[in-house]
Formats: sequence, C1' cells, structure tokens
RNA sequence: UGACCAUCCCGAGCGGCCGAGGGACCUGGACCGUUGACGCCGCAGCAACCCUGCCCGGACACAGCCCGCUUAGCCGCGGCCGCUGGGACGGCAAAGGUGCUACCGCCAGGACCGAUGGAAA
Repeated sequence: UGACCAUCCCGAGCGGCCGAGGGACCUGGACCGUUGACGCCGCAGCAACCCUGCCCGGACACAGCCCGCUUAGCCGCGGCCGCUGGGACGGCAAAGGUGCUACCGCCAGGACCGAUGGAAA
C1' cells in the first nucleotide's frame, strides 16, 4: 500500500489553548458556532473490533480411551460426547493495541462514496 470481511439509528464530556468557520466531497435543506464551535492538548468516560485472561457454558465423532464387526495379529470399517484432550460458537472481565464521546455517516439525491476495526498478499 492493501484484495477481502465486519460495523456505521445503542452508549459515553469536562478543563486548558486557539479564534472563524464546522460536521469527508458536490447540490439542496435543516443544524452547531464569538454565551467561542471546528481543531490541538490533558484528564475522564463509552464500547468490546484485535490481543489477553476466566476455577463460565459448549454443538461437534476431530484425536485418544471405550464398544461392535473384521483379522492369526497389526491394519481396516462402524458406533458412542461416558472419560481425557481439542473445539466452531456463546458469556464474563477490560490490563494492552485501535476507535469513539452534538445531530442516524445530520437529512434527501449523487459519486471510482466515506469512516473505523481486522486482514490475505
């Protein structure tokens, strides 16, 4: 850089600095903003995508035990979650990596749409 996959009407704000526009782009609309928005910094929080943890649950014959058939025996075939592992998936936690904390991605239409996370290569 990034094929591809998931999510985008849930949730969560204070302080300091700055000073005019702002919410990705185009058109239109409704909004936020000198009672200081947007942005930056600090702290706090939300969430559970990745990682991690759990003395949490767990389909499943995937491996072994076990049972049956077969075999001289091994092999082979079949069965069974009873035991030991494994385990998709689900639950809980939230230390670490991101993200997020006006409005449904503000709304409608448009476009090689965009954003965030993971990620083959």

About this RNA:
This is a predicted structure of a 121-nucleotide RNA (SAM riboswitch aptamer (S box leader)) from Arthrobacter sp. TB 26. The source organism's lineage runs through Bacteria, Bacillati, Micrococcales, Micrococcaceae and Arthrobacter. The prediction has a mean pLDDT of 85.